[in-house]
This is a predicted structure of a 72-nucleotide RNA (transfer RNA) from a Patescibacteria group bacterium.
Its Rfam family is "tRNA". Rfam classes the family as a transfer RNA. Rfam links the family to the GO term triplet codon-amino acid adaptor activity.
Lineage of the source: Bacteria > Bacteria candidate phyla.
Parts: sequence; C1' cells; structure tokens
RNA sequence: GGGCUCAUAGCUCAGGGGUAGAGCAGCCGGCUCAUAACCGGUAGGUCGCAGGUUCAAAUCCUGCUGAGCCCA
Repeated sequence: GGGCUCAUAGCUCAGGGGUAGAGCAGCCGGCUCAUAACCGGUAGGUCGCAGGUUCAAAUCCUGCUGAGCCCA
C1' cells in the first nucleotide's frame, strides 16, 4: 500500500428499510431469621463519526476513525 470482517444499553450479543431488543449486571419489591438462588417490576441507547439515497436509515451507498485477520 491492497483486500476482508467487526463497531448497537455498564458487559456479551440479536435486529440487514417502517417508533431499537434479549441475557447478565444495576435499582425497587416479594420470598427467607439472613444471604444466595428464585419470582415480579423499573431504569438505562446522538446504533463509532460525517455526508448521501429514501416519505422513512441501526439497516443501503461514500469517506473517515478504531479493532482484528490475510496479501504484498
């Protein structure tokens, strides 16, 4: 220098055009003598950044940033 993959909640990851979800963790409550486990509830997101396409973009396109792998 070239190619490919990835970036979404505190963590691990779904979602591949139509109002963003799960598990764990957190908080509140139940259960217990108490803790854990278990059960119910609740909060938490400029979807890496900028632009483009579209009535509508986390999703499609371009550039950039960061991480990983391969080639030279």